[in-house]
RNA sequence: GAACGAACGCUGGCGGCGCGUUUUAAACAUGCAAGUCGAACGGGAACCCUGGUGCUUGCAUUAGGGGGAUAGUGGCGAACGGGUGAGUAACACGUGGAUAAUCUACCUUUAAGUUGGGGACAACCACUAGAAAUGGUGGCUAAUACCGAAUAGUAUACUUUUAACUUAAGUUUUUUAGUAUUAAAGAUGGGGACCUUCGGGCCUAUCGCUUGAAGAUGAGUCUGCGGCCUAUUAGCUUGUUGGUGGGGUAAAAGCCUACCAAGGCGAUGAUGGGUAGCCGGCCUGAGAGGGUGAACGGCCACAUUGGGACUGAGAUACGGCCCAGACUCCUACGGGAGGCAGCAGUUAAGAAUCUUGCGCAAUGGGCGAAAGCUUGACGCAGCGACGCCGCGUGGACGAUGAAGGCCUUCGGGUUGUAAAGUCCAAUAAGCAGGGAAGAAUAAGCAUAGACUAAUAUUCUGUGUGAUGACGGUACCUGCCUAAAGCCCCGGCUAACUACGUGCCAGCAGCCGCGGUAAUACGUAUGGGGCGAGCGUUGUUCGGAAUUAUUGGGCGUAAAGGGCAUCUAGGCGGGAAAUUAAGUUAGGUGUGUAAUCCAUGGGCUCAACCCGUGAAUUGCAUCUAAAACUGGUUCUCUUGAGUUCGGGAGAGGAGAGCGGAAUUCGUGGUGUAGCGGUGAAAUGCGUAGAUAUCUGGAAGAACACCAGUGGCGAAGGCGGCUCUCUGGCCUAUAACUGACGCUAAAGCGCGAAAGCGUGGGGAGCGAACAGGAUUAGAUACCCCGGUAGUCCACGCCGUAAACGUUGUAUACUAGGUGUUAGUGACUUGUUCACUAGUGCCGAAGCUCACGCAUUAAGUAUACCGGCUGGGGAGUACGCCCGCAAGGGUGAAACUCAAAGAAAUUGACGGGGGCCCGCACAAGCGGUGGAGCAUGUGGUUUAAUUCGAUGAUACGCGAAGAACCUUACCUGGGCUUGAACUGUGCAUGACCGGUGUAGAGAUACACCUUUCUUCGGACAUGUACAGAGGUGCUGCAUGGUUGUCGUCAGCUCGUGUCGUGAGAUGUUGGGUUAAGUCCCGCAACGAGCGCAACCCUUACUCUCUGUUGCUACCAGGUAAUGCUGGGCACUCUGAGGGAACUGCCGGUGACAAACCGGAGGAAGGUGGGGAUGACGUCAAAUCAGCACGGCCCUUAUGUCCAGGGCUACACACGUGCUACAAUGGCCGGUACAAUGAGCCGCGAUGCCGCGAGGUGGAGCAAAUCUCAAAAAACCGGUCUCAGUUCGGAUUGGAGUCUGCAACUCGACUCCAUGAAGUUGGAAUCGCUAGUAAUCGAAGAUCAGCACGCUUCGGUGAAUACGUUCCCGGGCCUUGUACACACCGCCUGUCACACCAUCUGAGUUGGCAGCGCCCGAAGUGGCUGAUCUAACCCGCAAGGGGGGAAGGUCCCUAAGGUGCAGUCGGUGAAGAGGGUGA
Repeated sequence: GAACGAACGCUGGCGGCGCGUUUUAAACAUGCAAGUCGAACGGGAACCCUGGUGCUUGCAUUAGGGGGAUAGUGGCGAACGGGUGAGUAACACGUGGAUAAUCUACCUUUAAGUUGGGGACAACCACUAGAAAUGGUGGCUAAUACCGAAUAGUAUACUUUUAACUUAAGUUUUUUAGUAUUAAAGAUGGGGACCUUCGGGCCUAUCGCUUGAAGAUGAGUCUGCGGCCUAUUAGCUUGUUGGUGGGGUAAAAGCCUACCAAGGCGAUGAUGGGUAGCCGGCCUGAGAGGGUGAACGGCCACAUUGGGACUGAGAUACGGCCCAGACUCCUACGGGAGGCAGCAGUUAAGAAUCUUGCGCAAUGGGCGAAAGCUUGACGCAGCGACGCCGCGUGGACGAUGAAGGCCUUCGGGUUGUAAAGUCCAAUAAGCAGGGAAGAAUAAGCAUAGACUAAUAUUCUGUGUGAUGACGGUACCUGCCUAAAGCCCCGGCUAACUACGUGCCAGCAGCCGCGGUAAUACGUAUGGGGCGAGCGUUGUUCGGAAUUAUUGGGCGUAAAGGGCAUCUAGGCGGGAAAUUAAGUUAGGUGUGUAAUCCAUGGGCUCAACCCGUGAAUUGCAUCUAAAACUGGUUCUCUUGAGUUCGGGAGAGGAGAGCGGAAUUCGUGGUGUAGCGGUGAAAUGCGUAGAUAUCUGGAAGAACACCAGUGGCGAAGGCGGCUCUCUGGCCUAUAACUGACGCUAAAGCGCGAAAGCGUGGGGAGCGAACAGGAUUAGAUACCCCGGUAGUCCACGCCGUAAACGUUGUAUACUAGGUGUUAGUGACUUGUUCACUAGUGCCGAAGCUCACGCAUUAAGUAUACCGGCUGGGGAGUACGCCCGCAAGGGUGAAACUCAAAGAAAUUGACGGGGGCCCGCACAAGCGGUGGAGCAUGUGGUUUAAUUCGAUGAUACGCGAAGAACCUUACCUGGGCUUGAACUGUGCAUGACCGGUGUAGAGAUACACCUUUCUUCGGACAUGUACAGAGGUGCUGCAUGGUUGUCGUCAGCUCGUGUCGUGAGAUGUUGGGUUAAGUCCCGCAACGAGCGCAACCCUUACUCUCUGUUGCUACCAGGUAAUGCUGGGCACUCUGAGGGAACUGCCGGUGACAAACCGGAGGAAGGUGGGGAUGACGUCAAAUCAGCACGGCCCUUAUGUCCAGGGCUACACACGUGCUACAAUGGCCGGUACAAUGAGCCGCGAUGCCGCGAGGUGGAGCAAAUCUCAAAAAACCGGUCUCAGUUCGGAUUGGAGUCUGCAACUCGACUCCAUGAAGUUGGAAUCGCUAGUAAUCGAAGAUCAGCACGCUUCGGUGAAUACGUUCCCGGGCCUUGUACACACCGCCUGUCACACCAUCUGAGUUGGCAGCGCCCGAAGUGGCUGAUCUAACCCGCAAGGGGGGAAGGUCCCUAAGGUGCAGUCGGUGAAGAGGGUGA
């Protein structure tokens, strides 16, 4: 995608044509579904007519005639039609044959006949049993009912004869003669003679009946071929297979029986088990196929379950009979009745399937001479969108683009010509009117012909002629007015937005959505699809080449058997002849109809229906061909094999021999250790080890040679010699003549381990024990050590038994090794050939990796084996085994993957190269003390919030007493403290003073507008709106940290690859650098690096005050203090200068590196700014901005006080120290950067001091802060808890500030704690650096041990890259990709699920043995009974028959045995799933 006998959900206007219990072959109330014939027969009710009688004149009765109901005898039918699919794996079905092995009522054709008799039984009558169903006894009676007799051929049986023909076979057919046996029924119509009992006989016509022949139709039987699963079913069979005799049937036959023989079937799947009605067809598919067997048609089987026969042409009989079982019903309890899988209908079951309708008008069937009767077959109607088909729900115009809805960037967009409105139409329904076809070969009548003696009858033809369930329906006309839903909108897949929800509710076919911005849930607007339907579920086919015949694969994804040998089977070399099985061509028969297809036609179209054709791919048969395959015959040598020569080899088996080593034991020498390990210990050793020497014993294995060398089928084989033995290679000739290849089943071999019996046992060594290691160590290491390893014999039969590559043959570029052999010549490091064994590589193949004459290439033949992962190579069953175990080998359940190869990353206690204060080498610290500061924790009314490994923690904060301030407590306000706009009102507001109050605030008093006349301003009020340091940094912008100033990150075009991707960017060098050079399928480019910028180091030019002062001059106690001056320093503008430029060496003639010269500076001179693509959902909604959410008399705002400063504790960062390289005292030097008017503040004076006073100068190269400190000189202290250290505390002060209590800094006096260099651990730094010393600034009223900046003094060390950490490049492995902080194995615990075992227990199925044995056929019997025929005058007898009895068979039942498949089962076992 298509389909459906469908079901479910929502919805539903009409019509046509179809279809409608797929489940319980479950049970059925009620009605109907098979009758008909009076022209076969007896009898004849009701009723009618006529006549008579009685008389109460309308009744009764009687005779005759008509009439024909119900029931009966008889005939035909009931074996058809209709239903269902339980059984059946079968000659049941399909198809083609056979019947020389058969039957066939009615029908058709044809031949002959239909004579003459007899005896009964129903109905009916009488009596009688029973509740009923149903009978019993006696009596009467008819027939087309029944029974004898006659007649009899081409019938049947037997005998016989002749010839022809066919066949596998003749009592097969044809032909001659004879013997015996077997029939029948009448009815109706008409009628001229003749007869009559007046019925008729007789004649005739039609129908019927009998015996034959033939046909048609239907049926039986046999048979070739075809169509399910299972081998975890491998052997089955005793009437079984065949024969003979007998029986039996319509008919062949073990169909049945007695006897004889021992057969028959089976891996081409018997037997068993499971499932199933089969086919034409139907669905799907390009086809081949796959699935299916509703409706329609053919066949079969069945009729409550099982068995049985009767009748009949036909049945072993759906609406017949008998018996048995189950069930239901009636009953008077004695006994009876029943069978919807016919049509309706009911109950139950189920997801689910209709009316207890109308009619025989048509078609068909039964009966009848016919009229006709009958028919739930059938024709119609009803119900159901169950399916297919058709139609409709209106058409045209219509922009204020209406209203409303939804969205919105607020502009608008969309719904949308859609609506409204105007004009028009009237399909379908309804109502009214008209109104078919389906109906003709009826009877009858008329007419023509045939039969006949006949103008009767009867038959045939023509004309006329009644009948409609549907239904007043289809159709036509008029009037009038109704009718759209369902699913979907994340991708696949056409169609998007808003709101709600917040891993909830829910969706889901697969992938997957949902955790606060959901195009995926729910709703709405809009849109898409289909449309009286639309979706969902189920099933089948397709896609699926995903069972592969067409049309797949097996090196690594699932898959080559461990190896060989051989049987069946499959396949098979060259030439010729023949055959005709396969094959090919043509003809014939068949392949039902319907369906499908083509074409034509009929319903208005279509669905549907009808006609014609084609097709039906098949089967059978005939004819022809002879290439190919097969069969047969003959032949050939190239495949295969044999013989002769030569050759190599760890090929196999047995026996013997050898040396080295190890261990053991003897003896000697010798003394304290040996041994072992990363280090040790256990162990051995003074009872003498280890070491060493002599000779001895034992067992096992065979160094070197030794080699991708050799041999073998594989496993495997290694000292030497001998014996036996298999295979292989090579060379030359000869021989056989396809003898070949492969190989299920079978048989054999088959490493190691293991098992059995007996040996052997040196070394090694599972188990075991000890010592170590370790958190533990049932391991790795060490000391010991049993089985075993070895031998013989017997088992086992598996391995990563691997080249993960089955065997054989042929073909398809090469190059280079090597083993064995042969040949050639030019005799060589040669060439050629054959057989092996390796490597590299072309074409080709392969998903790729790779393979590539040793194929994984191109082909052929045969075998094995695969079909998602797990469950599982498990369970059960069977086979093998002593056992261990092996072979064969599932399912339930569960997952959406598992897997292969390759790619890019990431990672590795992988490798290579390289870098970095990364280590190392050094210097100084931290960690210990006290204090400062931050954090955690704790506490609290609050201790506001954020930052949390590196990349938080002297961080946001460049400065919390109030403020800040966001927190807490309390007190206030509500359009508000601040902002914008509008309406209204007022004229104030502000300011000052006072009172109350903690203050905000409230009250009182004083003061009090401007104006261009519009208003401005202010207040109050009302409305829009404000406000929020409330939440979300995981919705965001911006900014920032980090990797990392690491050298990387990419692109275009080209090329390679199926692709992901690769190449470039890798490689060789080099660099600080992807820096540069060279090479290269790459060539270029971009962001980074570098450079450009600032600063510093040198110099030049210019500038010359506030800077400078060489020179000149003046002056001072002294000083550039002053006048010149601008040379110098300096200031700050602009230039120069450094580029591996020069020289030498190394290097590849490169890039570059090393050294040197010159130079202030040398190899990026030092420092700064500058931070690629990206990573960490890194940090920040509390800097700011911003989406969404939240608060709105409060989460907003104002105020006071408190808190952020708490304190058992822990951590980070610092300061000060522990002292003599020092402290203290005194003296003397030398900076730089900066800052300053609400400011810096000099000289002076006061104070011990902080500071105060005062105010010169300075908006600053001018003045001030400002004293630089370490340093240096001198003195003192002398190793102490000190003259070190300064915490803490007491007292007294200073300053800032409304205000120093919580809670500031500083000063003085006094006090004088810890601390004597700091555990594990850890940090910084490579030169003007570390260390050390001070100075300034920002913030700031005040507060600096912090931060930022400045200068002074000024080191040590770097061998080097093994290691730690981080990083870069290349490479390798990977089961990782959230990327090793990954992934992931097993046990245990818990829950659920299915499975296996299980003491048992309980059912189904089929089998065997025995018992019992209904009905019934058959056999035997039949002393009882018996109308027809025979004998007989009769009685009676005979023949024949029946009841009854008995025998065989046998359903159901009982019982025993073994089998198989289920249910259930305490418990046990493993498996699967789970946050």
Background: Small-subunit ribosomal RNA from an uncultured prokaryote, 1475 nucleotides, folded computationally. Its mean pLDDT, the model's own confidence on a scale to 100, is 83. Its Rfam family is "Bacterial small subunit ribosomal RNA".